[in-house]
A computed fold for a 77-nucleotide RNA from an Actinomycetota bacterium, annotated as transfer RNA. Model confidence (mean pLDDT): 81 of 100. It was read from a public genome assembly. Rfam family: tRNA. The family's RNA type in Rfam is transfer RNA. Rfam links the family to the GO term triplet codon-amino acid adaptor activity.
C1' cells in the first nucleotide's frame, strides 16, 4: 500500500429503511426503606448514533469519502 471489521448515553450493549421523542444493564443524581451503611423500592438526569456527503417521501440502519482503533496481507533491491 491492498483487503477487512469496528466505531451509538461515562462505561457495557440493543438495533439489520418507518411503531426511535434511539431502548436496556450498570456507574452517577434525588426520595423512600434502614438506628447507621449496604442492600432492595420509586424516580431523575445522561447518546447532534465518530465527522462530512449522498440515495430516499423516510437513514443510527444504505452507499461514498475522512478520521480513530483492531485483524489479514504484499513491497521492503
Nucleotide at each position: 500500500g491492498g483487503c477487512g471489521c469496528a466505531u451509538u448515553c461515562g462505561u457495557c450493549u440493543a438495533g439489520u429503511g418507518g411503531a426511535c421523542u434511539a431502548g436496556g444493564a450498570u456507574a452517577c443524581c434525588u426520595g423512600g426503606u434502614u438506628c447507621u451503611c449496604a442492600u432492595c423500592c420509586a424516580g431523575g438526569a445522561g447518546a447532534u448514533c465518530g465527522c462530512g456527503g449522498g440515495u430516499u417521501c423516510g437513514a443510527a440502519u444504505c452507499c461514498c469519502g475522512c478520521a480513530u482503533g483492531c485483524g489479514c496481507u504484499a513491497c521492503c533491491a